[in-house]
RNA sequence: GUCCCUGUAGUUCAAUGGAUAGAAUAAGAACCUCCUAAGUUCUAGACGCAGGUUCAACUCCUGCCAGGGACA
Numbered sequence: 001g002u003c004c005c006u007g008u009a010g011u012u013c014a015a016u017g018g019a020u021a022g023a024a025u026a027a028g029a030a031c032c033u034c035c036u037a038a039g040u041u042c043u044a045g046a047c048g049c050a051g052g053u054u055c056a057a058c059u060c061c062u063g064c065c066a067g068g069g070a071c072a
Stems, first nucleotide, its partner, number of pairs: 001071007010025004018055001027043005048064005
């Protein structure tokens, strides 16, 4: 330099263009307990950035950014 893949809660992962973006785990609170752990319930927490297509975009297209891989 060329090509390919990935980017979503603190972390690991889901989500065929139609929805209120879910789950596990972590965090906080309450209950339980003599105390802690475990357990139960609840709470908060995210679409890499900018454009475009569309009635509607995490999803499709373009550019950029970051990470990984192949070739040179």